[in-house]
Context: one part of a larger RNA
RNA sequence: UGACGGGGGCCCGCACAAGCGGUGGAGCAUGUGGUUUAAUUCGAAGCAACGCGAAGAACCUUACCUGGGUUUGAAAUGUAGUGGUAAGCCUCAGAGAUGAGGCCCCCUCUUCGGAGGCCGCUACAUAGGUGCUGCAUGGCUGUCGUCAGCUCGUGUCGUGAGAUGUUGGGUUAAGUCCCGCAACGAGCGCAACCCUUGUCCAUAGUUGCUAACGCGUCAUGGCGAGAACUCUAUGGAGACUGCCGGUGAUAAACCGGAGGAAGGUGGGGAUGACGUCAAGUCCUCAUGGCCUUUAUGUCCAGGGCUACACACGUGCUACAAUGGACGGUACAAAGGGUUGCAAAGCCGCAAGGUGGAGCUAAUCCCAAAAAGCCGUUCUCAGUUCGGAUUGUUCUCUGCAACUCGAGAGCAUGAAGCUGGAAUCGCUAGUAAUCGCGGAUCAGAACGCCGCGGUGAAUACGUUCCCGGGCCUUGUACA
Numbered sequence: 001u002g003a004c005g006g007g008g009g010c011c012c013g014c015a016c017a018a019g020c021g022g023u024g025g026a027g028c029a030u031g032u033g034g035u036u037u038a039a040u041u042c043g044a045a046g047c048a049a050c051g052c053g054a055a056g057a058a059c060c061u062u063a064c065c066u067g068g069g070u071u072u073g074a075a076a077u078g079u080a081g082u083g084g085u086a087a088g089c090c091u092c093a094g095a096g097a098u099g100a101g102g103c104c105c106c107c108u109c110u111u112c113g114g115a116g117g118c119c120g121c122u123a124c125a126u127a128g129g130u131g132c133u134g135c136a137u138g139g140c141u142g143u144c145g146u147c148a149g150c151u152c153g154u155g156u157c158g159u160g161a162g163a164u165g166u167u168g169g170g171u172u173a174a175g176u177c178c179c180g181c182a183a184c185g186a187g188c189g190c191a192a193c194c195c196u197u198g199u200c201c202a203u204a205g206u207u208g209c210u211a212a213c214g215c216g217u218c219a220u221g222g223c224g225a226g227a228a229c230u231c232u233a234u235g236g237a238g239a240c241u242g243c244c245g246g247u248g249a250u251a252a253a254c255c256g257g258a259g260g261a262a263g264g265u266g267g268g269g270a271u272g273a274c275g276u277c278a279a280g281u282c283c284u285c286a287u288g289g290c291c292u293u294u295a296u297g298u299c300c301a302g303g304g305c306u307a308c309a310c311a312c313g314u315g316c317u318a319c320a321a322u323g324g325a326c327g328g329u330a331c332a333a334a335g336g337g338u339u340g341c342a343a344a345g346c347c348g349c350a351a352g353g354u355g356g357a358g359c360u361a362a363u364c365c366c367a368a369a370a371a372g373c374c375g376u377u378c379u380c381a382g383u384u385c386g387g388a389u390u391g392u393u394c395u396c397u398g399c400a401a402c403u404c405g406a407g408a409g410c411a412u413g414a415a416g417c418u419g420g421a422a423u424c425g426c427u428a429g430u431a432a433u434c435g436c437g438g439a440u441c442a443g444a445a446c447g448c449c450g451c452g453g454u455g456a457a458u459a460c461g462u463u464c465c466c467g468g469g470c471c472u473u474g475u476a477c478a
Stems, first nucleotide, its partner, number of pairs: 001478002003475003007472007015462002019426005026317008034308002042053002064303007077125009088103006107116003128292002131290003137286002139281003142277001144275001149188006155164003168179003194269004199237007209226002213224003240263001243257005319419001323378007335366003340359002345354003385416001390411007432454007
């Protein structure tokens, strides 16, 4: 100087408390451990591994296993030799890779010798490796933590390591600001600048809008028209403790108020200092070293990654009446669409089929929002709750749904009556609850990323648990 303390002081955080809803019990989905297996590819391991890499394993992917092939190689560059002159097509064998045979004989220039381009073969130099080492590395990432810290120059003090500044008194979300001070300044962080949302104004009106006028319709901005309103999208305004009162050291600031759409960082996002964990990743990529080179490379078929006594994590659906079922009826936002989204109509109980209008989209389509509201019914039961499991018949995607897809109909109708010890999230348009969309994607979400609808309760307080910041103290630790 740090680190640590079941030392002290001050302060903060859904850290506790106060509340609301969960997990832990059930069934299923998914990941992991374990076990099994020819293989169940590999990585991730307290927080910070475990719906993680994987924004999507039937083949492919695929790295694993079994079997069948191949060795200048599936792909790349160069040299030498050699053959053919584009690409290609057909038959047979085979699980296919591949092998055998047949067809086709067609580039450009030319001094007619050849040269160039392209394709193939042979040889060589080399390729290849998701093989090892993340404890050799770059890059990227997690975490402490969006915590308020981490440092430097000069000066001063100290023999020195170092100290000071950065400590102290206030204050703040903040090393934020003020005052004081052997310090005076500065840098990386904080804040602001950026995006979005909340109010208003101007400009612009098509595909969006419709107040007034007119036309038309069963009805609808459907049409003429309008530029007001909504909206769209560009530019501005607006919030700064600016104003008032009080407290305070007359400071910084804090408390209350006015005005205001918004008030003290308005809400949300992006943004992550010096560093820590030899944290993670050699399987994104790059790369040193090592290993391999008729194999640890590469091609193919089938299988596996989907196994199942069990254990754990994360979720979904429930256990019902604030509910289930049936009928009617209302209101979104944000997205996606030409290898695509697909309307009306018709067929089917349905999944779906048929059909193909329209749309390269503020125009058309996906598209029905759902919870809600209005009625009817069920009457507390393992039920008209719950839907697992199983049988069967189908649909769709796709060469192909046996291993191993999703969906529909009929039948079946398991556990489960609110969950032990323990444990998690959340402070407001939040929790809870309800649906909608997207990426990946032929198909395959209860996951992920977004969107809006409805919309709470509680916070006395900081003694305690956890994590963190500053000062101080002890130490046999570095």
The prediction has a mean pLDDT of 84. Predicted 3D model of a 478-nucleotide part of an RNA (small-subunit ribosomal RNA, 3' major domain) from an uncultured Gemmatimonadota bacterium. It matches the Rfam family "Bacterial small subunit ribosomal RNA".